Background:
The RNA shown here (FMN riboswitch aptamer (RFN element)) has 117 nucleotides and comes from uncultured Butyrivibrio sp. Taxonomically the source falls in Butyrivibrio (Bacteria, Clostridia, Lachnospirales, Lachnospiraceae). The sequence is in RNAcentral, with records from MGnify. The prediction has a mean pLDDT of 85. Rfam family: FMN riboswitch aptamer (RFN element). From the family's description: The RFN element is a highly conserved domain that is found frequently in the 5'-untranslated regions of prokaryotic mRNAs that encode for flavin mononucleotide (FMN) biosynthesis and transport proteins. This element is a metabolite-dependent riboswitch that directly binds FMN in the absence of proteins. In Bacillus subtilis, the riboswitch most likely controls gene expression by causing premature transcription termination within the 5' untranslated region of the ribDEAHT operon and precluding access to the ribosome-binding site of ypaA mRNA.The FMN riboswitch structure, reported in present an FMN-bound six-stem junction, adopts a butterfly-like scaffold, stapled together by opposingly directed but nearly identically folded peripheral domains. Gene Ontology term of the family: FMN binding.
[in-house]
């Protein structure tokens, strides 16, 4: 440097109601890289939303820039907000009775991960 394949999980059981996996009791889930093994620590990716090229014809691609949730306490050890115990908390946008958990955009994009040349 070029090419191939991989690359996201989850509301069991009840209540209210015409009507909810969305309320309301419970229940379940953790992308990647760093570091003592981490959803909540740094850094990235997704969503969005603006800027600038190119294409082409209001869409799509590249790039750069904004946005971007949430932990605490005890043990243990040199060393841990990441191991063990114990209490917490967080989760884009549209639809649809108010949605981390159904449906769509998405057979998509992507951090990156292993192989091949």
């Nucleotide at each position: 440097u070029u090419c191939u394949u991989c690359g996201g999980g989850g509301c069991a059981g009840g209540g209210u109601g015409u009507g909810a996996u969305u309320c309301c009791c419970a229940a379940c889930c953790g992308g990647c890289g760093g570091u003592a093994u981490a959803g909540u620590c740094c850094g990235c990716g997704a969503c969005c939303c603006g800027c600038u090229g190119c294409a082409a014809u209001c869409u799509g691609c590249a790039g750069c820039g904004g946005c971007u949730g949430a932990u605490c306490u005890g043990g243990u050890g040199a060393g841990a907000u990441u191991c063990c115990g114990g209490a917490a908390c967080c989760g884009a946008c549209a639809g649809u009775a108010u949605a981390g958990u159904c449906u769509g955009g998405a057979u998509g994009a992507g951090a990156g991960a292993a192989g091949a040349a």